[in-house]
RNA sequence: UGAGUUGAACAGGCGAUCGCGUGCUGGCUCGACCAGUACGAGGAAAGUCCGCACUCCACAGGGCGCAGUGCUGGCUAACGGCCAGGCAGGGUGACCUGACGGCAAAGUGCAACAGAGAGGCAUAUUGCCCGCCCUAUACGGCGGGUGAGGGUGAAACGGUGCGGUAAGAGCGCACCGGCGCGGCUGGUGACAGCGGCGGCCAGGCAAACCCCACUGGGAGCAAAGCCAAGCAAACGCGAGAGGCGGCCCGUCUCGUUUGAGCGUUGGGUAGGCUGCUCGACUGCGGCGGUAACGCUGCGGCUAGAUAGAUGAUCGCCCCCCUGCAAAGGGGACAGAAUGCGGCUUAUCGUUUGGCUCAGUCA
Numbered sequence: 001u002g003a004g005u006u007g008a009a010c011a012g013g014c015g016a017u018c019g020c021g022u023g024c025u026g027g028c029u030c031g032a033c034c035a036g037u038a039c040g041a042g043g044a045a046a047g048u049c050c051g052c053a054c055u056c057c058a059c060a061g062g063g064c065g066c067a068g069u070g071c072u073g074g075c076u077a078a079c080g081g082c083c084a085g086g087c088a089g090g091g092u093g094a095c096c097u098g099a100c101g102g103c104a105a106a107g108u109g110c111a112a113c114a115g116a117g118a119g120g121c122a123u124a125u126u127g128c129c130c131g132c133c134c135u136a137u138a139c140g141g142c143g144g145g146u147g148a149g150g151g152u153g154a155a156a157c158g159g160u161g162c163g164g165u166a167a168g169a170g171c172g173c174a175c176c177g178g179c180g181c182g183g184c185u186g187g188u189g190a191c192a193g194c195g196g197c198g199g200c201c202a203g204g205c206a207a208a209c210c211c212c213a214c215u216g217g218g219a220g221c222a223a224a225g226c227c228a229a230g231c232a233a234a235c236g237c238g239a240g241a242g243g244c245g246g247c248c249c250g251u252c253u254c255g256u257u258u259g260a261g262c263g264u265u266g267g268g269u270a271g272g273c274u275g276c277u278c279g280a281c282u283g284c285g286g287c288g289g290u291a292a293c294g295c296u297g298c299g300g301c302u303a304g305a306u307a308g309a310u311g312a313u314c315g316c317c318c319c320c321c322u323g324c325a326a327a328g329g330g331g332a333c334a335g336a337a338u339g340c341g342g343c344u345u346a347u348c349g350u351u352u353g354g355c356u357c358a359g360u361c362a
Base pairs, nucleotide, nucleotide: 001358002357003356004355005354006353007352008351009350010349012317013316014315015314016313017312018311020040021039022038023037024036025035026034027033028031042333046344047343049342050341051340052339053338054220055219056218057217061249062248063247064246066216067215068214069213070212071085072084073083074082075081086100087098088097089096090095101211102210107209108208109205110204126149127146128145129144130143131142132141133140158176159175160174161173162172163171177201178200179198180197181196183194184193185192186191224274225273226272227271233265234264235263236262237261240254241253242252243251281300282299283298284297285296286295287294288293318331319330320329321328322327
């Protein structure tokens, strides 16, 4: 210098005018009022995919079922998140990706086309070998052995070599690979390294059923609580109804003389307050930890609307593009609704840290 990889920060700035929401202060004609003043969207506010807090149902029970997760250790309120590590795959490398427990020794299922055969004793297509038949070492026929060679396929029952054999074959042996058993060393562990034994040679798929381990009660701020205003009941069915969710058990509440509940017709309301934003919050520093994170000191206050405010116009500057210039064009994705931690998705660009590879110069 070029190419790449991985984090982090920002998300146009200032001013003027008009306008909107909330808090506070003041005013009066007390109103959905006026004036002043302070504050007023995001890195994702989004998707609502996970996990919590909070609220109510019984502080939440048992069994079955269902759903989710799935290497190890740690962090956390919790997680399917994050950090560190292991293993596998990709890349020259920085680095990236992985639902990454179990498919002989529980069971079941699936695999297009091709192929003889796709799974537990290979019914062997072309072959190889032996025996018999025919006049016959050929061709052919019959019976048997073989799974080595060829061929099909994504995948064909380990590979190479030597021995062995009628021809062959882990049939035997050596080495290599896999699997199983047991040992030593290192590591908290996943696992790694070393050497031993057994010819044991077993295919793939579990984001297929299933098995194993762990986790999960339901509904959600339109939760839930309170205040105010208003109304009218009638008729029919009726012994059960509800919390309770897919089912059962168990338990609680209401009801069966005072009729729960359901249905039909009819009637009333369409307001306000709390929840509501100070919080697993945030800026800087110190200490511990490889890190995620934890502890701690000082400082900060940072939207709370309810049909839903957070906007519009103009000027100057900034960045990008076109242009010699003058000038022109453009500045993304998007918008709170109880709060918080994550993940995922969208995003014009700008700045910046670490690292890798290649080239050149000293």